Overview
A computed fold for an 85-nucleotide RNA from a soil metagenome, annotated as transfer RNA. The coordinates come from a structure-prediction model, not an experiment, and the mean pLDDT is 80. Rfam family: tRNA. Rfam links the family to the GO term triplet codon-amino acid adaptor activity.
């Protein structure tokens, strides 16, 4: 330097013909049942900000484009991880 792959909640991982609403699903983590009491277990519940609530606005590495619509396509840059020289 040239090629080819990953970046998504607190952490792993899914969404791929571009079509609801991002975050299934599991790990964490909290609440609460069970217990003398804990541990496994079972329910519920968990992205960030703002608000007293009711809600509201933003979020898939960063900045731009395409589209009615983007995590998904497209150009640039950063970081990763391989390979070729």
């Nucleotide at each position: 330097g040239c090629c080819c792959g990953g970046g998504u909640g607190g952490c792993g991982a899914a969404a791929u013909u571009g079509g609801u609403u991002a975050g299934a699903c599991g790990c964490g983590c909290g609440a609460c049942a069970c217990u003398u009491a804990a541990a496994a277990u079972g329910u519920c519940g968990u992205g960030g900000c703002c608000g007293c609530a009711a809600g509201g606005c933003c979020u898939u590495g960063c900045c731009g484009g395409u589209u009615c619509g983007a995590g998904u396509c497209c150009g640039g840059c950063c970081c990763u991880g391989g390979g070729c020289a």